[in-house]
RNA sequence: GGUGCAGGCCGGGUGACCGCGGUCGGCCGCUUCGGCGGCCGGUCGAGGAAAGUCCGGACACCACAGGGCAGGACGCUGGCGCAAGGCCAGGCGGCGAAAGCCGACGGAAAGUGGAACAGAAAGCAGACCGCCACCGGCGUGUCUCCGGAGAUGCCGGCGGUAAGGGUGAAACGGUGGGGUAAGAGCCCACCAGCGUCGCGGUGACGCGGCGGCUUGCCAAACCCCGUUCGGUGCAAGGCGAACAGGGCCCGUCAUCAGGUUGCCCACCGAGGGCCCGGGUAGCUGCCAAGAGGGAUGGUCACCCAAGACAGAAUCCGGCUUACAGGCCUGCUACAGCG
RNA sequence: GGGCGCGUAGCUCAGCGGGAGAGCACUCGCUUCACACGCGAGGGGUCGCUGGUUCGAUCCCAGCCGCGCCCA
Numbered sequence: 001g002g003u004g005c006a007g008g009c010c011g012g013g014u015g016a017c018c019g020c021g022g023u024c025g026g027c028c029g030c031u032u033c034g035g036c037g038g039c040c041g042g043u044c045g046a047g048g049a050a051a052g053u054c055c056g057g058a059c060a061c062c063a064c065a066g067g068g069c070a071g072g073a074c075g076c077u078g079g080c081g082c083a084a085g086g087c088c089a090g091g092c093g094g095c096g097a098a099a100g101c102c103g104a105c106g107g108a109a110a111g112u113g114g115a116a117c118a119g120a121a122a123g124c125a126g127a128c129c130g131c132c133a134c135c136g137g138c139g140u141g142u143c144u145c146c147g148g149a150g151a152u153g154c155c156g157g158c159g160g161u162a163a164g165g166g167u168g169a170a171a172c173g174g175u176g177g178g179g180u181a182a183g184a185g186c187c188c189a190c191c192a193g194c195g196u197c198g199c200g201g202u203g204a205c206g207c208g209g210c211g212g213c214u215u216g217c218c219a220a221a222c223c224c225c226g227u228u229c230g231g232u233g234c235a236a237g238g239c240g241a242a243c244a245g246g247g248c249c250c251g252u253c254a255u256c257a258g259g260u261u262g263c264c265c266a267c268c269g270a271g272g273g274c275c276c277g278g279g280u281a282g283c284u285g286c287c288a289a290g291a292g293g294g295a296u297g298g299u300c301a302c303c304c305a306a307g308a309c310a311g312a313a314u315c316c317g318g319c320u321u322a323c324a325g326g327c328c329u330g331c332u333a334c335a336g337c338g
Numbered sequence: 339g340g341g342c343g344c345g346u347a348g349c350u351c352a353g354c355g356g357g358a359g360a361g362c363a364c365u366c367g368c369u370u371c372a373c374a375c376g377c378g379a380g381g382g383g384u385c386g387c388u389g390g391u392u393c394g395a396u397c398c399c400a401g402c403c404g405c406g407c408c409c410a
Stems, first nucleotide, its partner, number of pairs: 001334001004331007012303007020045011047309001051320002054318005059233004066265004071229005076090005091105001092103004106224002111222002113218002128165002130161003134157005142149002173191006192214001194211007237284003245276006258268002339409007348362004356393001364380005386402005
């Protein structure tokens, strides 16, 4: 200098004029005395995601929030945290030249299930083509004592074999060598796995020694193990006001219904449920933004890079998605100079 | 602002990880004097999109897009 990567910040500023919403003060008008409206002045006024509504919590309501079943969520280790499916660091695995990035990462001897097609065979299985020994037969070169024998080879039977080939995503450890009738961890070396011992580490795990030889894959399959979960949500709720009731069903003995996912137990319980119709859309919840069809706009000048994604609606902690451009710091690789 | 569902042929919808289907509609043929009905044959598909799990995904999982319903 620059490729790639990680982290952070900005994403307009200043001044003037006109125009918005809240709040405070002043003045004026109306008033059903609740308050409403107008003018002037001061002051405040959208985000890193305000988004998606994916998780968690505060708060509110439901007497069960008590117990159990069902169901849901999470899942390597340690830590942070109220919690989270969150964050940080590490371990292992994968990708990458590296810096880094990704991982739903406990268990397959608790059980059940799946692997179509192909293949002999897909969990303790298996012989399709092959290889080898034995027996029988055919028979060439060759030999012959002319009766025959007969290597290699071919066919059949029986036995051994799973090394080689084929099929497949995957074939019961892998590669190389020895050994064998031919083969096989049968033996040896290295590697992987498993078991065990020692060392290091809080731990996941790592390193080393020894050792039979070897006991597939899928759990984002059902499941097992461990941890955890009451539900609904500000349109929740609270206050006040107004109105117009009518019909049907169950039940009033603690027995119905109802009791905020479903079921059961416990508990509450004299009231509940359905249909038709009427009334109220007020105040609050609701905030240094607190709207209620929902407030930030326009013009000019200067700086300049500012043009992107895009505007709160009870409030916080995260996750995910969208984003033009600009700035800062660090790391890796390459190139150049000293 | 919050909550709950859906997306497969032109339309309405099924589909428990291994061939994408049914009804209606469309085209052609048979039957009829002609039409309808009926019978037979056929065409028509990015299973909303992008990733992931798996040997393999309409289906299982995550994110995104679009559509619909409910809450005073």
Predicted 3D model of RNase P RNA and transfer RNA as a complex of 410 nucleotides. Rfam match: Bacterial RNase P class A. The family's RNA type in Rfam is ribozyme. Rfam's curators write: Ribonuclease P (RNase P) is a ubiquitous endoribonuclease, found in archaea, bacteria and eukarya as well as chloroplasts and mitochondria.